[in-house]
Molecule: transfer RNA
Organism: Candelaria pacifica
């Protein structure tokens, strides 16, 4: 330099053109003499720009980060 993959919550992952999901973690509560565990509940995210579309996290494209391959 070229090609391919990937970017979703604090972390690890799922997901799909029409309300974004889970586990762990965090805050609050119940229980307990107290702590832990257990149960209930809440907050919390689609890498950035442009395009297509009635509607984009999803499709296309450019960029950025990251991983792999070739030279």
């Nucleotide at each position: 330099g070229c090609u391919c993959g990937u970017a979703u919550a604090g972390c690890u992952g799922a997901g799909u053109g029409g309300u974004u999901c889970a586990g762990c973690g965090u805050g609050g509560g119940u229980c307990u003499u107290g702590u832990a565990a257990a149960c209930c509940u809440a907050a919390g995210a689609c890498c950035g720009g442009a395009g297509u579309u009635c509607a984009a996290u999803u499709c296309u494209u450019c960029g950025u980060g990251u991983g792999a391959g070739c030279a």